[in-house]
Glycine riboswitch aptamer, 76 nucleotides, folded computationally. It was read from a public genome assembly, where an Rfam model found it. Model confidence (mean pLDDT): 78 of 100. It matches the Rfam family "Glycine riboswitch aptamer". Rfam's curators write: This family represents the bacterial glycine riboswitch. Gene Ontology term of the family: glycine biosynthetic process.
RNA sequence: CGAUCGGGAGAACCGGCUUAGCCGGUGCCGAAGGAGCAACCGCCCCCGGAAACUCUCAGGCCCAAGGGACCGAUCG
Numbered sequence: 001c002g003a004u005c006g007g008g009a010g011a012a013c014c015g016g017c018u019u020a021g022c023c024g025g026u027g028c029c030g031a032a033g034g035a036g037c038a039a040c041c042g043c044c045c046c047c048g049g050a051a052a053c054u055c056u057c058a059g060g061c062c063c064a065a066g067g068g069a070c071c072g073a074u075c076g
């Protein structure tokens, strides 16, 4: 670093329609990804890396499904 298994959160309502869903209005969530500040790290500087913080572009917001940072175990 990769694979497999297990765990794995948050967040709405209303209306319309041809009702597994789609669309509109407003709002909301942060744990894919992305971006930003720069706590922190690398041997001083230069320089480089850079968060679970911040933003919400993307993504998501009945349940389910899916996705899912991160954690544990096993294997290569």
Stems, first nucleotide, its partner, number of pairs: 001076007012026006027061003033057001034055003040049003